Bacterial RNase P class A from an Actinomycetota bacterium, 343 nucleotides, folded computationally. Its Rfam family is "Bacterial RNase P class A". Gene Ontology terms of the family: ribonuclease P activity, tRNA processing and dimeric ribonuclease P complex. Taxonomically the source falls in Actinomycetota (Bacteria, Bacillati). The RNAcentral record of the sequence draws on ENA.
RNA sequence: GGAGCCGGCCGGGCGACCGCGGCGGGUCUUGACGAUCGGUCGAGGAAAGUCCGGACUCCGAAGGGCAGGGUGCUGGGGAGACCCAGGCGGGGGCAACCUCGCGAAGGCGCAACAGAAAAUAGACCGCCGGCGCGCGGUUCGCCGCGCGCGGUAAGGGUGAAACGGUGAGGCAAGAGCUCACCAGCGGCGCGGGCGACCGCGUCGGCUCGGCAAGCCCCACCCGGAGCAAGGCCAAGCGAGGGACGGGCUGCCCGCCCGAUGUCCCCAGGUCGGCCGCGUAGAUGGAUGGCCACCGCCCGGGGACACCCGGGUACAGAACCCCGCCUAUAGGCCGACUCGCCGC
Numbered sequence: 001g002g003a004g005c006c007g008g009c010c011g012g013g014c015g016a017c018c019g020c021g022g023c024g025g026g027u028c029u030u031g032a033c034g035a036u037c038g039g040u041c042g043a044g045g046a047a048a049g050u051c052c053g054g055a056c057u058c059c060g061a062a063g064g065g066c067a068g069g070g071u072g073c074u075g076g077g078g079a080g081a082c083c084c085a086g087g088c089g090g091g092g093g094c095a096a097c098c099u100c101g102c103g104a105a106g107g108c109g110c111a112a113c114a115g116a117a118a119a120u121a122g123a124c125c126g127c128c129g130g131c132g133c134g135c136g137g138u139u140c141g142c143c144g145c146g147c148g149c150g151g152u153a154a155g156g157g158u159g160a161a162a163c164g165g166u167g168a169g170g171c172a173a174g175a176g177c178u179c180a181c182c183a184g185c186g187g188c189g190c191g192g193g194c195g196a197c198c199g200c201g202u203c204g205g206c207u208c209g210g211c212a213a214g215c216c217c218c219a220c221c222c223g224g225a226g227c228a229a230g231g232c233c234a235a236g237c238g239a240g241g242g243a244c245g246g247g248c249u250g251c252c253c254g255c256c257c258g259a260u261g262u263c264c265c266c267a268g269g270u271c272g273g274c275c276g277c278g279u280a281g282a283u284g285g286a287u288g289g290c291c292a293c294c295g296c297c298c299g300g301g302g303a304c305a306c307c308c309g310g311g312u313a314c315a316g317a318a319c320c321c322c323g324c325c326u327a328u329a330g331g332c333c334g335a336c337u338c339g340c341c342g343c
C1' cells in the first nucleotide's frame, strides 16, 4: 500500500426570531376566570415490524383424550424465548471467517426447463452380434452392407441432480459380473469426551440420490383475549326493585295486581370525567418552521492562504421491559486473514 473478514461506537454543534405541549414562579386581580412576564423539561438507535418471551388486566378452568399450533445436535447462561456465547456435525471460502441443524435403508407425494430416461431407472447417438430377413461377393468354409428383433449404463450428449472411484480379470460388447486398493454406509468391540461426537480394529452386503418450509413419524411444550385490557365516580330521559296500598290470607314467607302520588331509599347503566399512564407524555393526539455561522462528504477552480456549487441519511413515542428482524447519507476505533513492495 491492495483485497477481505469480525466486533464496538457516533450519527451533527453553538445561536437569533416566531410557535407547540407538561410542570413550577412573579405581576395585575379580594379571590377565581383571565391577561402578561420569565424559568425549566420535551423522540430513537432503530421510537419502525409487532416476530418471540415477560410484567399487568379480565374471562375460563377436576382430570384425560382427539383436533390445532409451536419447538427440535450438545452442555451452559438467562425470569423466559423463534434469545445469547461456546462446543459438535454438514456445506462454502486459500485463510480470517460465514452459514445450516430431529427423522429420507418406515409409508405416501413432488421435481420447472433440457433430456431417450428424474427413482424397485433409462437405449437418442455410440458399442456388440446370439437370432431372423433382404442384397452383393465368394476359394462354398463364410465375408461385407442394410433393416428388424435383441444385448449393453463403460464412452458422447442433457440437467441443479443420471444409481461409487482407479486398476486388473472377464465378456460378443459390457457391467461389483469377479478381485485388489480407496471412499462411503451399517453391525460389533476397544479407547477418548459430562455430552453432541471423534479415533482405531473387525465383519457385512458390494453402494443405498434430493426435498420434511408437501403430507407424515418421534419426543417435549401450549387455556383465550389483550391498555379500545380493565377499574372507579356518575348527569338527563325511560324503565326495574324496596317502603307506603290491595288480593290469596288471620300471621310470617312467597306469589299476583296496581291508575296515581311521596319523588323517600336502592341497584344496574348511557353521555361525561378520573385512574390504569412513570423525571417526554397527549387522549382530535406537543416535540415544529425559518435564518445565520461552524463541522462533515462530493464535484470544479486555485496564486496551496482558500473560493464557488451541491448534499447532510433512515426515520416520529401513546402502559412498560428483555430479545430478534428490517431501514439507514456519512464517519471513527480496535482485532484478525491473504497477496504485493521495501528494509
Stems, first nucleotide, its partner, number of pairs: 002338003006334005012294002015291001017289002020042004025037004044314001049324001051323001053321002056226004068222005073087002076084002088101005103216001107215002109211002124156002126152003131148007164182006183207001185204008230275004240266003243262002245257004295312007